[in-house]
A computed fold for a 472-nucleotide part of an RNA from an uncultured bacterium, annotated as small-subunit ribosomal RNA, 3' major domain.
It matches the Rfam family "Bacterial small subunit ribosomal RNA". Gene Ontology terms of the family: structural constituent of ribosome and ribosome.
Context: one part of a larger RNA
RNA sequence: UGACGGGGGCCCGCCCAAGCGGUGGAUUAUGUGGAUUAAUUAGAUGCAACGCGAAAAACCUUACCUGGCCUUGACAUGCCACUAACGAAGCAGAGAUGCAUUAGGUGCCCGAAAGGGAAAGAGGACACAGGUGCUGCAUGGCUGUCGUCAGCUCGUGUCGUGAGAUGUUGGGUUAAGUCCCGCAACGAGCGCAACCCUCCCCAUUAAUUGCCAUCAUUUAGUUGGGCACUUUAAUGGGACUGCCGGUGACAAACCGGAGGAAGGUGGGGAGGACGUCAAGUCCUCAUGGCCCUUAUGGCCAGGGCUUCACACGUAAUACAAUGGUCGGUACAGAGAGUUGCCAAGCCGCGAGGUGGAGCUAAUCUCAGAAAGCCGAUCGUAGUCCGGAUUGUUCUCUGCAACUCGAGAGCAUGAAGUCGGAAUCGCUAGUAAUCGCGGAUCAGCAUGUCGCGGUGAAAAAGUUCCCGGGCCU
Numbered sequence: 001u002g003a004c005g006g007g008g009g010c011c012c013g014c015c016c017a018a019g020c021g022g023u024g025g026a027u028u029a030u031g032u033g034g035a036u037u038a039a040u041u042a043g044a045u046g047c048a049a050c051g052c053g054a055a056a057a058a059c060c061u062u063a064c065c066u067g068g069c070c071u072u073g074a075c076a077u078g079c080c081a082c083u084a085a086c087g088a089a090g091c092a093g094a095g096a097u098g099c100a101u102u103a104g105g106u107g108c109c110c111g112a113a114a115g116g117g118a119a120a121g122a123g124g125a126c127a128c129a130g131g132u133g134c135u136g137c138a139u140g141g142c143u144g145u146c147g148u149c150a151g152c153u154c155g156u157g158u159c160g161u162g163a164g165a166u167g168u169u170g171g172g173u174u175a176a177g178u179c180c181c182g183c184a185a186c187g188a189g190c191g192c193a194a195c196c197c198u199c200c201c202c203a204u205u206a207a208u209u210g211c212c213a214u215c216a217u218u219u220a221g222u223u224g225g226g227c228a229c230u231u232u233a234a235u236g237g238g239a240c241u242g243c244c245g246g247u248g249a250c251a252a253a254c255c256g257g258a259g260g261a262a263g264g265u266g267g268g269g270a271g272g273a274c275g276u277c278a279a280g281u282c283c284u285c286a287u288g289g290c291c292c293u294u295a296u297g298g299c300c301a302g303g304g305c306u307u308c309a310c311a312c313g314u315a316a317u318a319c320a321a322u323g324g325u326c327g328g329u330a331c332a333g334a335g336a337g338u339u340g341c342c343a344a345g346c347c348g349c350g351a352g353g354u355g356g357a358g359c360u361a362a363u364c365u366c367a368g369a370a371a372g373c374c375g376a377u378c379g380u381a382g383u384c385c386g387g388a389u390u391g392u393u394c395u396c397u398g399c400a401a402c403u404c405g406a407g408a409g410c411a412u413g414a415a416g417u418c419g420g421a422a423u424c425g426c427u428a429g430u431a432a433u434c435g436c437g438g439a440u441c442a443g444c445a446u447g448u449c450g451c452g453g454u455g456a457a458a459a460a461g462u463u464c465c466c467g468g469g470c471c472u
Base pairs, nucleotide, nucleotide: 007472008471009470010469011468012467013466016461019426020425021424022423023422026317027316028315029314030313031312032311033310034308035307043052064303065302066301067300068299069298070297073128077127078126079124080123082121083120086104090099091098092097108117109116110115130292131291133290134289135288139286140285141281142280143279144277146275151190152189153188154187155186156185157166158165159164170181171180172179196269197268198267199266201237202236203235204234205233206232207231210227211226212225215224216223240263243257244256245255246254247253319419323378324377325376326375327374328373329372335366336365337364340359341358345354346353347352385416390411391410392409393408394407395406396405432454433453434452435451436450437449438448
């Protein structure tokens, strides 16, 4: 000077308290540990690993195992000599590959021709290629975390023998080292805030694919017409403690009020200082060193990553009547689509099939929103709750669903009656609840990332638990 204290003071945070809903019990899904295995590839391990990298493990992916093969190699550059390239089809094999090769085929540039060159292919010798092999404790880059916490520093000056101090402490105040006042300090930088995006209000401009008040018209904004309105998308305006009252130190600021669509940072996002954890990643990529080089490289088939006494994490669905089932009926937003989205119609109980219109999309399609509302039924039961499991018949994708996909119909109908100790999230359009879409993707979503619908309760306190900041 720091760090630490079951020292002190001040202050903050869903930290507690006050509430609402969960987890921990059940079944399933998924990740992990452990066990097993020829292999169950490997990384991540308190918070900050465990629905994590993986935004898709049947093959591929794939790094693992077993077996079959290759050795200048699947890929790059250089040298030599050859052939334009390309190449349907046949046999053997699990395939990689091998076999005899053949029918066909002669292009581009220079040149009269011979020939040369470019591109591509096969062969040879060597330099080399190759490595998801090791080291994240050799590294770059990227990332997590403390933490969107309010801090971290510098120049000059001053003080101190010096390490250092001062500034940055103090009195107020703030979300904030935010601002004001004071002060041997005066200034400055990185952070804070603002500038950026988005939502909310208004205006201007514009009017198709959007909209429809007025006038006609229609099954239908369908057509004429119009751009008022809605909307779309560009540009501006708007909020600044600006105004009023009170408190305060005549300050900063705080409390209340007016006006206003919005009020004191209006809501959300992006944005993460100096540093900490030898934090994570050599398996994104890059890279030093070490190691392998007929193998730790490369190709292929099959298997494995999907095992299962058990343990843990994260979720989904439930245990029902604020509900289940049946019938009728209403209202979104944000997206995606040409190797695609797929309408109407028809067939099928259904998954789906058929069909072919439209759409490179404010035009067409996915697309029926679901909770909700209106009726009916069930009457507290392991049930008309719950749906696991299993049998069987099918559908779809795909060379291929045995190991190991998703879905449909019928039958079956397990545990479960609200969960011990303990523990998590959330302060408003939030929690809870309801559905919809996207990425990945042939197929596969209870995961994830978005979107809207319905829509609460409780706190205005800081004694205690946890984390953090300042002074001592």